[in-house]
RNA sequence: CGCUCAUCAAGAGCGGGGGAGGGCCCGGCCCGACGAUCCCGCCGCAACCACCGGCUCGCCGGCAGGUGCGAAUCCCGGACGGAUGAGCG
Repeated sequence: CGCUCAUCAAGAGCGGGGGAGGGCCCGGCCCGACGAUCCCGCCGCAACCACCGGCUCGCCGGCAGGUGCGAAUCCCGGACGGAUGAGCG
């Protein structure tokens, strides 16, 4: 990169770096020199997978090791895309 399945109305911010656009695309509407997007550290949220226990075998509870996430319902509408996890090639 491609395919399959599941989820996407909840939840969770501070510091440092850096210096112009960013929120995938289109339209809107927002965020941004009172420093955004992004990177790093710490803190936190959640619980897909792993692990442990129960079980009516479908799930339930626990834990937090591998991911993920911490502006706005995936920001809204459109397009029917996008993101994340797990599995396979």

A computed fold for an 89-nucleotide RNA from an Actinomycetota bacterium, annotated as SAM riboswitch aptamer (S box leader).
Model confidence (mean pLDDT): 89 of 100.